[in-house]
Molecule: SAM riboswitch aptamer (S box leader)
Organism: Jeotgalibacillus sp. S-D1
RNA sequence: CUCUUAUCGAGAGUUGGCAGAGGGAAUUGGCCCUGUGAAGCCCGGCAACCGGCCUCAAGCAAAGCAUGCUUGAAGGCACGGUGCUACAUCCAACAGACACACCAGUCUGAGAGAUAAGAG
Numbered sequence: 001c002u003c004u005u006a007u008c009g010a011g012a013g014u015u016g017g018c019a020g021a022g023g024g025a026a027u028u029g030g031c032c033c034u035g036u037g038a039a040g041c042c043c044g045g046c047a048a049c050c051g052g053c054c055u056c057a058a059g060c061a062a063a064g065c066a067u068g069c070u071u072g073a074a075g076g077c078a079c080g081g082u083g084c085u086a087c088a089u090c091c092a093a094c095a096g097a098c099a100c101a102c103c104a105g106u107c108u109g110a111g112a113g114a115u116a117a118g119a120g
Stems, first nucleotide, its partner, number of pairs: 001120008013043001016042003022033003027093004044085003049081003052077004056072006089112001094109005
């Protein structure tokens, strides 16, 4: 970098430190945040994707208990690897359905993106 699978309306610092002007993925149209301090780094916090540990359940081994192994789209533990820490992936733009008086809405899917795991 490419492909596959899963998830993406929850959660986490108004007043932590450094830093000093931008940021919210890309194109377009919007709408927001920001010297009352953006991005980035550290600290703190959130979270069960992967690994690890504990408990429980099922199965197997075992004459039986103890114990051991396997499985769990069971429950926990922030221990490790990431990740995240304004606004729904900030909203919409592509397609379909419903509505269509007001209104320009509601729902579903696709595309793109983000994160994790696996493969090349």